RNA sequence: CUUCAGGGGCGGGUGAAAUUCCCCACUGGCGGUACAGUCCGCGACCCGGCGCGCAUGGCGCUCCGGCCGAUCCGGUGAAAUUCCGGGACCAACAGUAUAGUCUGGAUGGAAGAAG
Numbered sequence: 001c002u003u004c005a006g007g008g009g010c011g012g013g014u015g016a017a018a019u020u021c022c023c024c025a026c027u028g029g030c031g032g033u034a035c036a037g038u039c040c041g042c043g044a045c046c047c048g049g050c051g052c053g054c055a056u057g058g059c060g061c062u063c064c065g066g067c068c069g070a071u072c073c074g075g076u077g078a079a080a081u082u083c084c085g086g087g088a089c090c091a092a093c094a095g096u097a098u099a100g101u102c103u104g105g106a107u108g109g110a111a112g113a114a115g
Stems, first nucleotide, its partner, number of pairs: 001115004009024001011023003025101002027091002029042004037089002046066004051061004071087005093104003
């Protein structure tokens, strides 16, 4: 420098209205480590600050800082909160009947991977 780099609502119930509530179902970014959504670290989202740009009462960008969810039991083994069996739990912001799964910022950005 180039390319790549997030998955998931089938079905049923209530209702005027819900893929948002209830039942049930489904999904799991990147690096490390015995193979990990739950360990350690990072990214994204969100908040703040310096600076710069646009030219509006804000918006965008670089950098820095902050914030940032959730796991137990049994088995195997030299070693596993990572494998196997079982049971749990978690999931930014905005919109809308209350959203991890719909729509949107995003044809964006990025941890990082490959060349």

Model confidence (mean pLDDT): 81 of 100.
The RNA shown here (FMN riboswitch aptamer (RFN element)) has 115 nucleotides and comes from a sheep gut metagenome.
The RNAcentral record of the sequence draws on MGnify.
Rfam family: FMN riboswitch aptamer (RFN element). Gene Ontology term of the family: FMN binding.